RNA sequence: UCAGAUGGCCGGACGGCCGCGGCGCGGUGGCGCAAGCCAUCCGCGUCGAGGAAAGUCCGGGCUCCACGGAAACACGGUGCCGGUUAACGGCCGGCGGGGGCGACCCCAGGGAAAGUGCCACAGAGAGCAGACCGCCGAACGGGCCUCGGUCCGUGGCAAGGGUGAAAGGGUGCGGCAAGAGCGCACCGCGGGACCGGUAACGGGACCGGCAUGGCAAACCCCACCGGGAGCAAGACCAAAUAGGGAUGGCAAGGGCCGGGCAACCGGCCCGCACGCGUUUCCGCGUCGCUGUCCGGGUCGGUCGCGCGAGGCGUCCGGUAACGGGCGUCCCAGAGGAAUGGUCGUCACCCGCGCGAGCGGGUACAGAACCCGGCUUACAGGCCAUCUGACGCU
Repeated sequence: UCAGAUGGCCGGACGGCCGCGGCGCGGUGGCGCAAGCCAUCCGCGUCGAGGAAAGUCCGGGCUCCACGGAAACACGGUGCCGGUUAACGGCCGGCGGGGGCGACCCCAGGGAAAGUGCCACAGAGAGCAGACCGCCGAACGGGCCUCGGUCCGUGGCAAGGGUGAAAGGGUGCGGCAAGAGCGCACCGCGGGACCGGUAACGGGACCGGCAUGGCAAACCCCACCGGGAGCAAGACCAAAUAGGGAUGGCAAGGGCCGGGCAACCGGCCCGCACGCGUUUCCGCGUCGCUGUCCGGGUCGGUCGCGCGAGGCGUCCGGUAACGGGCGUCCCAGAGGAAUGGUCGUCACCCGCGCGAGCGGGUACAGAACCCGGCUUACAGGCCAUCUGACGCU
């Protein structure tokens, strides 16, 4: 210098003017029966998006519901080991396997000698395996004959070919009729006293001719975890109308039906009563009319709702995740709605121009109960550590 790896950070800066939202103080008004409210006015002060506020995929706080305790079954989830945490499927450190020259990256990574199931097509044979081509002719039987061969059968074999993702270890030598862990050497595989490590796991004298192939993101087995719903959770205050209860005033009661042993309850009809401005008649409607009080719910309002597993700095323990001490700060809150515009200077990017410069732009996106993670989106830029190649000293 170029190419990379890992971790972290920024996400236009400063100032002026105007505007918007929250809160506090002060002023001045208004709305509502009330509770209470004003995004409906003015002034001052102060605060006002994010690293992902997103997806809502995990885990928790909080709230209500359910639940006497424990266990089992069912269902769902997790799945190497140790640690960390409020908790986790997160994170940290390690182990094993795979990839990369390397820094480093990736892995649902328990159990296949508990059982069941599957292994398509091809192929002779795919799970207590098999003989299509091929090899042999030692043994037994037979034919021919030049008596040593040749052919056939009963058979022997699994080296070679062929099929397949996979065919019951590999290479070599010996051995044999031909072969074969049949024997041997090396490699692989299985077991393994013992040693190291908290563990996963690693090493391993020695033993075994090698045996029960793969799939559990198939059922299943084992271990561990798990009640449900969610801030429209939920709590409080509290109109009108209707309905419920208590208690007064006025009024006239009667009949029918249903249930019930009955007391009584429910419904319907006539009349009274009340309403349709008043009186009589007629008609229509209600089925007693009316006052006061109580309680529940709805409209509405308030709380929940911003001091928190909080941010920053520093020290200590720990490889780290993380934990602890001290100091310091208060940092949006809600309603569906605010969080912006403009000017000047500067930074960066794009376009145009020979140039001075001119014009445009600054990603992804955007709170709504909160927190810890994961995942996804993101113009451009910065920092630290490390790796490889080349060059120079």
Predicted 3D model of a 393-nucleotide RNA (Bacterial RNase P class A) from Reyranella sp. CPCC 100927. Its Rfam family is "Bacterial RNase P class A". Rfam describes the family as follows. Ribonuclease P (RNase P) is a ubiquitous endoribonuclease, found in archaea, bacteria and eukarya as well as chloroplasts and mitochondria. It is recorded under the gene name rnpB. The sequence is in RNAcentral, with records from ENA. The prediction has a mean pLDDT of 77. Lineage of the source: Bacteria > Pseudomonadota > Alphaproteobacteria > Hyphomicrobiales > Reyranella.